Notes: A computed fold for a 347-nucleotide part of an RNA from a Chloroflexota bacterium, annotated as large-subunit ribosomal RNA, domain IV.
Context: one part of a larger RNA
RNA sequence: CUCUACUAAGGAACUCGGCAAGUUAACCCCGUAACUUCGGGAUAAGGGGUGCCCCGGUAAAGUGACCGGCCCGCGCGGCCGCGAGCUUGAGGGGGUCGCAGUUAACAGGCUUGUCCGACUGUUUAACAAAAACACAGGUCUCUGCUAAGGCGUAAGCCGAUGUAUAGGGGCUGACUCCUGCCCAGUGCCAGAAGGUUAAGGGAAAGGGUUUCAAAGCCUUGAACCGAAGCCCUGGUGAACGGCGGCCGUAACUCUAACGGUCCUAAGGUAGCGAAAUUCCUCGUCGGGUAAUUUCCGACCCGCACGAAUGGAGCAACGAGAUGAGCACUGUCUCGGUAGAGGAUCCG
Numbered sequence: 001c002u003c004u005a006c007u008a009a010g011g012a013a014c015u016c017g018g019c020a021a022g023u024u025a026a027c028c029c030c031g032u033a034a035c036u037u038c039g040g041g042a043u044a045a046g047g048g049g050u051g052c053c054c055c056g057g058u059a060a061a062g063u064g065a066c067c068g069g070c071c072c073g074c075g076c077g078g079c080c081g082c083g084a085g086c087u088u089g090a091g092g093g094g095g096u097c098g099c100a101g102u103u104a105a106c107a108g109g110c111u112u113g114u115c116c117g118a119c120u121g122u123u124u125a126a127c128a129a130a131a132a133c134a135c136a137g138g139u140c141u142c143u144g145c146u147a148a149g150g151c152g153u154a155a156g157c158c159g160a161u162g163u164a165u166a167g168g169g170g171c172u173g174a175c176u177c178c179u180g181c182c183c184a185g186u187g188c189c190a191g192a193a194g195g196u197u198a199a200g201g202g203a204a205a206g207g208g209u210u211u212c213a214a215a216g217c218c219u220u221g222a223a224c225c226g227a228a229g230c231c232c233u234g235g236u237g238a239a240c241g242g243c244g245g246c247c248g249u250a251a252c253u254c255u256a257a258c259g260g261u262c263c264u265a266a267g268g269u270a271g272c273g274a275a276a277u278u279c280c281u282c283g284u285c286g287g288g289u290a291a292u293u294u295c296c297g298a299c300c301c302g303c304a305c306g307a308a309u310g311g312a313g314c315a316a317c318g319a320g321a322u323g324a325g326c327a328c329u330g331u332c333u334c335g336g337u338a339g340a341g342g343a344u345c346c347g
Base pairs, nucleotide, nucleotide: 001341002340003339004338005337006336007335009333010332013331018328026050027049028048029047030046035040037174051096052095053094054093055092060088061087062086063085067081068080069079070078071077097101109326110325111324112323113322114321115320116318117317121133122132137172138171139170140169141168142167143166149158150157151156175313176312177311178310180243181242182241185240186239187236188235189234190233191232194231195230196229200225201224205220206219207218208217209216244262245261246260247259248258271305272302283299284298285297286296287295
């Protein structure tokens, strides 16, 4: 130095943080709150008992031989009674030993707030187990069967030996209460009058060649007719997304229910809010502490919450995050002791 134990008094004063260690622990009995989805919470919490000997293998329970009675379809049958033996075995009383009886070992610490995720599950094999993923449930959308969708050059196969209570895709994520406004842009759906428009059709009008000329041949090619798409007309937000500014006003002051004005597609509704979101900020007030940038409850001035990129709650659950308390302790005051293994020194 490392490891393993123990330690007076104190008991988290340690520390980012009770990290680590310790406490608790089995079985039986008593007893058990808020809250709750009435299932839970719950081994809640909090208490008591436990050895051995005797009464006594007692009470009781299980099984049930022999024997007896009744019935009979006669069978190795059925029912009832007695109850040997065997198995399990409390509760109670009396006694006894120790500091201590689940005597060793194995064997929950508990309570109480808040956040996140409903839950059991899944994950970065070898630095992350989580609030991430999944999930049942919700919703939108596609798909009428040779389905949509997917794999493959194809044959073919999956979907599915299924058929819209089915299958694919997207988002959300139990449950409860809810899910506001905007279709201007982008996307999607529907529409077909008009505009634009490719190949193609169409040939007016030319050009070349040759010729005396015409015809022929070669070639350029206008108007006009041409699909989807786009323009256009509507719809659609649990589609991608978005959801304002300035000025004034009440008989103290402050504030502004109210008014004016500009802009917009529409100007953020309910609920929540210094929040896993708040810069200023250690906001302000209250609680908790002797004292708290953390925590909890409020306020609302939301730099820059907000409704299935879901909003707000929520019992249960969590090796999740964070605050407080009880118990307990060498974490500490602050060290010490013993043992083991090293290291060093001496031989």
Overview:
The organism belongs to Chloroflexota, within Bacteria. It matches the Rfam family "Bacterial large subunit ribosomal RNA".